The RNA shown here (c-di-GMP-I-GGC riboswitch aptamer) has 100 nucleotides and comes from Thermogemmata fonticola. Its mean pLDDT, the model's own confidence on a scale to 100, is 82. The sequence is in RNAcentral, with records from Rfam.

RNA sequence: CCUCGAAAGGGCAAACCCGUCGCAAGGCGGGGGCGCAAAGCUACGGGCCUGAAGUUUCCCCUGUUCACCCACAAAACUCCAGGUCGCCGGGCUGCCGAAG
Numbered sequence: 001c002c003u004c005g006a007a008a009g010g011g012c013a014a015a016c017c018c019g020u021c022g023c024a025a026g027g028c029g030g031g032g033g034c035g036c037a038a039a040g041c042u043a044c045g046g047g048c049c050u051g052a053a054g055u056u057u058c059c060c061c062u063g064u065u066c067a068c069c070c071a072c073a074a075a076a077c078u079c080c081a082g083g084u085c086g087c088c089g090g091g092c093u094g095c096c097g098a099a100g
Base pairs, nucleotide, nucleotide: 002100004097005096011036012035016031017030018029019028020027021026034086040092041091042090044089045088046087047084048083049082050081051080053078054077055076056075057074062071063070
């Protein structure tokens, strides 16, 4: 130094609860511990989530109508703006030193 994760010293903090910011996803603080050898940082790529706009579909629900159209609801896609690093990968950094 690579790799690895024994030991030692520690570190972080899921769900949930309270407060707070946000339309929301979610963030922050406190409590709390499911877990984590990078569960440190970074939204660079992918995934997932949120909001707005548009397009398409639209059996069925609701409204309207003589009826259809239409509107609403629902789904998919596109785009813009966000979120998530404890979803995966990339980039950067890092404590200790058994075995190899």